[in-house]
About this RNA
This is a predicted structure of a 73-nucleotide RNA (transfer RNA) from a soil metagenome.
RNA sequence: GGUCCCGUCGUCUAGCGGCGAAGACGUCCCUCUCACAUGGGGAAGACCGGUGGUUCGAGUCCACCCGGGACCA
Numbered sequence: 001g002g003u004c005c006c007g008u009c010g011u012c013u014a015g016c017g018g019c020g021a022a023g024a025c026g027u028c029c030c031u032c033u034c035a036c037a038u039g040g041g042g043a044a045g046a047c048c049g050g051u052g053g054u055u056c057g058a059g060u061c062c063a064c065c066c067g068g069g070a071c072c073a
Stems, first nucleotide, its partner, number of pairs: 001072007010025004018056001027043005049065005
């Protein structure tokens, strides 16, 4: 330098162009217990790497850039 893949709550993963972006773990509160753990109930937490574009509508499609990775040179 070239080709390709990835980037979404603290972490790990979902998310057919159209529902208030979903779940697990973790965190916090309540409950349970003599207490802890487990169990049960509830809450907070990401506007989706950035900027543009396409579209009535973009996490989702396109371009460029940034970061990470694989392969080729």

Model confidence (mean pLDDT): 82 of 100.